[in-house]
Context: one part of a larger RNA
RNA sequence: UGACAGGGGCCAGCACAAGCGGUGGAGCAUGUGGUUUAAUUCGAUGCAAAGCAAAGAACCUUACCAGGGCUUGAAAGAAAGGGGUACCUUCGGGAACAGGUGGUGCAUGGCUGUCGUCAGCUCGUACCGUAAGGUGUUGGGUUAAGUAUCGCAAUGAGCACAACCCUGGUGUUUAGUUGCCAUCAUUGAGUUUAGAACCUUGAACGGACUACCGAUGAUAAGCCGGAGGAAGGUGAGGAUGACGUUAAAUCAUCAUGCCCCUUAUGCCCUGGGUGACAUAUAUGCUACAAUGGCUAGGACAAAGGAUCACGAUCCCGCGAGGGUAAGCUAACCCCAAAAACCUAUCAUCAAUUCAGAUUGCAAGCUGCAACUCUCCUGCAUGAAGCUGCAGUCGCUAGUAAUCGCCAGUCAUCCAUACAGUGGUGAAUCAAUUCCCGGGCUUUGUACA
Numbered sequence: 001u002g003a004c005a006g007g008g009g010c011c012a013g014c015a016c017a018a019g020c021g022g023u024g025g026a027g028c029a030u031g032u033g034g035u036u037u038a039a040u041u042c043g044a045u046g047c048a049a050a051g052c053a054a055a056g057a058a059c060c061u062u063a064c065c066a067g068g069g070c071u072u073g074a075a076a077g078a079a080a081g082g083g084g085u086a087c088c089u090u091c092g093g094g095a096a097c098a099g100g101u102g103g104u105g106c107a108u109g110g111c112u113g114u115c116g117u118c119a120g121c122u123c124g125u126a127c128c129g130u131a132a133g134g135u136g137u138u139g140g141g142u143u144a145a146g147u148a149u150c151g152c153a154a155u156g157a158g159c160a161c162a163a164c165c166c167u168g169g170u171g172u173u174u175a176g177u178u179g180c181c182a183u184c185a186u187u188g189a190g191u192u193u194a195g196a197a198c199c200u201u202g203a204a205c206g207g208a209c210u211a212c213c214g215a216u217g218a219u220a221a222g223c224c225g226g227a228g229g230a231a232g233g234u235g236a237g238g239a240u241g242a243c244g245u246u247a248a249a250u251c252a253u254c255a256u257g258c259c260c261c262u263u264a265u266g267c268c269c270u271g272g273g274u275g276a277c278a279u280a281u282a283u284g285c286u287a288c289a290a291u292g293g294c295u296a297g298g299a300c301a302a303a304g305g306a307u308c309a310c311g312a313u314c315c316c317g318c319g320a321g322g323g324u325a326a327g328c329u330a331a332c333c334c335c336a337a338a339a340a341c342c343u344a345u346c347a348u349c350a351a352u353u354c355a356g357a358u359u360g361c362a363a364g365c366u367g368c369a370a371c372u373c374u375c376c377u378g379c380a381u382g383a384a385g386c387u388g389c390a391g392u393c394g395c396u397a398g399u400a401a402u403c404g405c406c407a408g409u410c411a412u413c414c415a416u417a418c419a420g421u422g423g424u425g426a427a428u429c430a431a432u433u434c435c436c437g438g439g440c441u442u443u444g445u446a447c448a
Stems, first nucleotide, its partner, number of pairs: 001448002003445003007442005013436001015432001019395005026286008034277002043052001064272007072096001073097001099261002102259003108255002110250001112248001113246001115244001120159006126135003139150002165238003170206006180195001185192001209232001212226003216222001275414001288388001293346001295344004304335002310327001314323003354385001359380004364375001401424005
């Protein structure tokens, strides 16, 4: 100087407490361990692996297995014409090459997780110390912050902090089509004429800075209350991640040293496997019902996508869907029905008109192909489950909870996932005793 302490002091944090909802019990979905297997390809393993890589395994993907084939090897068309002859073709060869999702992430680059969006980490000069080092960066009060302020053998500076960036909340100006409709006509309909007010959509600006008032403080930094304001004390959310730690993850994105394979550890094809199943575990979905269920009617979104696409309308079918075909390269047309919600009827506390697993039959879509192994529909079947031990997780406001909608990947889809989007919309906390991890300071140490 660090590290450590069931040492001390101070500090903040959904860390506890106060609350709300889960998980742990059931069924199923998905991942993983294990077991099995010809193969169940490989990686990820406390927090920081396990709906992870994978934004989508029937073939392909695919790296695995079985069988078959190729060996200068897996693309760069056919036909015609032209040039060239130091070329082309064929065959053979090598101390030469292609190829390798073969090994080593403990040889590496790059990229990433984590502590942690925690407030820290350093440097120049100077001073102190024999030196390692220290001071600065400590102290007072303050902040979300090493934030700013006062003091001080320090004085300055850098990387982080903050601000600059993006989104939504407010206003002004500008622009009116495909969007809008107050007034005047008009229609089945903002449909048409008219309009640029409103709404909305773009663009450019304004706006919030402790600026104003009062109290408090050291006359400081600030803090508390108030006014005005759409918004008030970093207004909300995002992007942004210092020096470093973990020989953390990745040689299977890619790149790459060394090692290894070279008629095979390379390449192609067919089929199988990655989907197995006494079991254990993680993350979810659906429930166990009356704040509910079935049926009928009615109302209100946002964001997104579409030409090998989205597909209205009409007809057929109980339905999945089929036929027909308008429009739309999209503020125009389509996906598109929002659902919780409201109104009304029924059943009345039961394993039920709860719940929907499982299974049988029949049908449909995609695709060369649906047995292993897709999804969807109808009829029938109707399992466990009556709120879940010890424990454990998330969340402080438009949040939790709850309700649908949509994109990507994608022929189809195992999506209950993931990424977005809006609707309805709480409770509790203003305390720090304790648990957890963290920051500063101080004490101790036989540790480095």

Source information
Small-subunit ribosomal RNA, 3' major domain from Voacanga thouarsii, 448 nucleotides, folded computationally. Model confidence (mean pLDDT): 81 of 100. The full RNA is in RNAcentral, with records from SILVA.